[in-house]
């Protein structure tokens, strides 16, 4: 130097400050709680496109393998779903860069 992963700064979108009922508060606003209706996709979580691995059977080939079929295991996205979450602020927020601790190398 790289690499996992953790912390830290800084940048990060998207959808109704919906309605209605309780509660709190000096209080209509606002905060939590519940119910309906409308929507988002970038915490997480599922899925399948496909990918690696290996079993078994059965063909080919001297060989090393190879082709197809059924099982198992891993990986698996910014697509999908919308479980959860989120739809003024604020929080949160994949993902980018920048500092950096522990481990491996």
């Nucleotide at each position: 130097g790289c690499g996992c992963c953790g912390c830290u700064c800084a940048g990060g979108a998207g959808a109704g400050a919906g309605u209605c009922c309780g509660u709190u508060c000096a209080a209509u606003u606002g905060g939590c709680g519940g119910g309906c209706c409308g929507c988002c996709g970038a915490a997480g979580g599922c899925g399948c496109a496909g990918g690696c691995u290996u079993u078994g059977c059965a063909a080919g080939g001297u060989g090393a393998c190879u082709u197809g079929c059924a099982g198992g295991g891993c990986c698996g996205a910014a697509c999908g779903c919308u479980c959860a979450g989120g739809c003024a602020a604020a929080a949160g927020g994949a993902c980018u860069g920048g500092g950096u601790a522990c481990c491996g190398u």
Predicted 3D model of a 105-nucleotide RNA (Glycine riboswitch aptamer) from Inhella inkyongensis. RNAcentral holds the sequence, with entries from Rfam. The prediction has a mean pLDDT of 79. It matches the Rfam family "Glycine riboswitch aptamer". The literature on the family includes a 2004 paper in Science by Mandal et al., "A glycine-dependent riboswitch that uses cooperative binding to control gene expression". About the family: This family represents the bacterial glycine riboswitch.